The part of an RNA shown here (large-subunit ribosomal RNA, domain I) has 544 nucleotides and comes from Butyricicoccus porcorum. Its Rfam family is "Bacterial large subunit ribosomal RNA". Rfam links the family to the GO terms ribosome and structural constituent of ribosome.
[in-house]
Context: one part of a larger RNA
RNA sequence: GGCGCAAGGGGAAUGCCUUGGCACCAGGAGCCGACGAAGGACGUGACAAGCUGCGAUAAGCUUGGGGGAGCUGCAAAUAAGCAUUGAUCCCAAGAUUUCCGAAUGGGGAAACCCGCAUGAGAGAAGCUCAUGCAGCUCAUACUGAAUCAAAUAGGUAUGAGUGGGGAACCGCCUGAACUGAAACAUCUAAGUAGGGCGAGGAAGAGACAUCAACAGAGAUUCCGCUAGUAGUGGCGAGCGAACGCGGAAGAGGCCAAACCUGAGGUAGCAAUAUCUCAGGGGUUCGGACUGCAAUAUGUAGUGUGAAAGAUAGCUGAACGCUUUGGGAAGAGCGGCGAAACAGGGUGACAGCCCCGUAAGCGACAUCGGAAGCACGCUAGCAGUAUCCAGAGUACCACAGGACACGAGGAACCCUGUGGGAAGACGGGUGGACCAUCAUCCAAGCCUAAAUACUACCUGGUGACCGAUAGCGAAGCAGUACCGUGAGGGAAAGGUGAAAAGGACCCCGGGAGGGGAGUGAAAGAGAACCUGAAACCUUGUGCCU
Numbered sequence: 001g002g003c004g005c006a007a008g009g010g011g012a013a014u015g016c017c018u019u020g021g022c023a024c025c026a027g028g029a030g031c032c033g034a035c036g037a038a039g040g041a042c043g044u045g046a047c048a049a050g051c052u053g054c055g056a057u058a059a060g061c062u063u064g065g066g067g068g069a070g071c072u073g074c075a076a077a078u079a080a081g082c083a084u085u086g087a088u089c090c091c092a093a094g095a096u097u098u099c100c101g102a103a104u105g106g107g108g109a110a111a112c113c114c115g116c117a118u119g120a121g122a123g124a125a126g127c128u129c130a131u132g133c134a135g136c137u138c139a140u141a142c143u144g145a146a147u148c149a150a151a152u153a154g155g156u157a158u159g160a161g162u163g164g165g166g167a168a169c170c171g172c173c174u175g176a177a178c179u180g181a182a183a184c185a186u187c188u189a190a191g192u193a194g195g196g197c198g199a200g201g202a203a204g205a206g207a208c209a210u211c212a213a214c215a216g217a218g219a220u221u222c223c224g225c226u227a228g229u230a231g232u233g234g235c236g237a238g239c240g241a242a243c244g245c246g247g248a249a250g251a252g253g254c255c256a257a258a259c260c261u262g263a264g265g266u267a268g269c270a271a272u273a274u275c276u277c278a279g280g281g282g283u284u285c286g287g288a289c290u291g292c293a294a295u296a297u298g299u300a301g302u303g304u305g306a307a308a309g310a311u312a313g314c315u316g317a318a319c320g321c322u323u324u325g326g327g328a329a330g331a332g333c334g335g336c337g338a339a340a341c342a343g344g345g346u347g348a349c350a351g352c353c354c355c356g357u358a359a360g361c362g363a364c365a366u367c368g369g370a371a372g373c374a375c376g377c378u379a380g381c382a383g384u385a386u387c388c389a390g391a392g393u394a395c396c397a398c399a400g401g402a403c404a405c406g407a408g409g410a411a412c413c414c415u416g417u418g419g420g421a422a423g424a425c426g427g428g429u430g431g432a433c434c435a436u437c438a439u440c441c442a443a444g445c446c447u448a449a450a451u452a453c454u455a456c457c458u459g460g461u462g463a464c465c466g467a468u469a470g471c472g473a474a475g476c477a478g479u480a481c482c483g484u485g486a487g488g489g490a491a492a493g494g495u496g497a498a499a500a501g502g503a504c505c506c507c508g509g510g511a512g513g514g515g516a517g518u519g520a521a522a523g524a525g526a527a528c529c530u531g532a533a534a535c536c537u538u539g540u541g542c543c544u
Base pairs, nucleotide, nucleotide: 001543002542003541004540005539006538007537008536009535015529016494017493020465021464022462023461024460025459026458027457028456029454030453031165032164039100040099041098042055043054044053046078050074051073061094062093063092064091065090066089070082071081072080105114106113107112115133116132117131118130119129120128121127135162136161137160138159139158140157141156142155143154169200170198171197172196173195174194180187184234210217211216221248222247223246224245225244231239232238252446253445254444255390259280260279261278262277263276264275265274266273267272286388287387288386289383290382291381292380298377299376301375302374303373304372309367310366311365313361314360315359319334320333321332322331323330335352336351337341343355344354345353395419396418397417398416399415400414401413405431426441427440428439429438430437481488482487501528504515505514506513507512
């Protein structure tokens, strides 16, 4: 030195564990904000660095309710206190709520600086405190230029609104490329990703100028079929309906106009004509108008509003002995409950030890909310002469977009530019176009539910993970750290049943160790469960 055996060090794998995650289901809840949000800064404790809570009334103040013996958060110890005259704690409603932040008196390098007006402090121009003072939009009133007047712009006051944030969902505007086509240009990816604006608990759509086919249906939305059909397509890759049927849900309303009344303006000497505004009327089963009949019916608005339910809680059955052991829930023996043998904990495996579970019970207050009630709103029949029924609209041409439909025979729908109707004896549509027939009434507005989503709350489930896994994050993590910045982004769990966390003695400067003691175990000693391998030693056998 090598090989082997034995014993160690080192190291962290593995096993076991789970406080944390992941996914889904059910229910709830679904906006917050100038009454100052979301998010922060700085403070706040007897001692207080961090987290949590709170806000100069600062781990808190008040009231009501619950609860019943301890309490002063995480978090030990000390001090000082509180509590059956009911504390701590839990629920509800209030009070307080610095500074920054839309941030809004002005400024600003966020959490700072500087004002003005009025009032208060026995109060002066200094000081302190309180309140108000941004912009924009709309309404009303008063003012008011250039320009004699009038008008307008502008100004002032008052009132109402707005501004910013939000996980996904939603509407609109804008809008790629990789990719696929086995290359690539039309096409596809895709109206996707990204960007912008806006809204709500949902949004959007919605009450037929719709479909259908000679029979008829009857708003919208969503689901299952129709159907990967008909089509479309360098007829490539691909894209991809509708009619109709079955379901979920179900709801229809209001204006403009005609006409009536009133007020005002313009033209005119005036009669009158015309326009504007307000009220009534009226809305497709058309209406006005004329005649007849009448006080019914419904209600999605506003208010009131019971019960259930939500936000604290409460009651809640039934076991002992022996034995092994550090410890009984194990084993043995004998019992009991069960509308409760879901689950968790307890020194090993517990229906009967603890918390719970089944089954019941409970609210001052706040939320919630059906019927009913009140207010508001809301009706019929007949006639058809006259009047009304949404105009730079429909439509056409050109250029585009969107429709499953790529210009195609290309309708229907929506824009841009140009042209530009009719007036219910009218007009649109039925996939070029025409006729016939059928059907509907555009160019105004509103409208629950069925649908989408889950930041948030509660309960539950898992042939989901178990610390290199599962969220990036099981521990004070979007932290430490990196980057000028946008941004990137970790590592790190386990003593024991209980700290009983090793008094005291010895060596040592200490670290550390040896005794002693605790413990079932210290080869569980905090660098702490188990403790593999690499790697490093010690002893020994054999070989060299």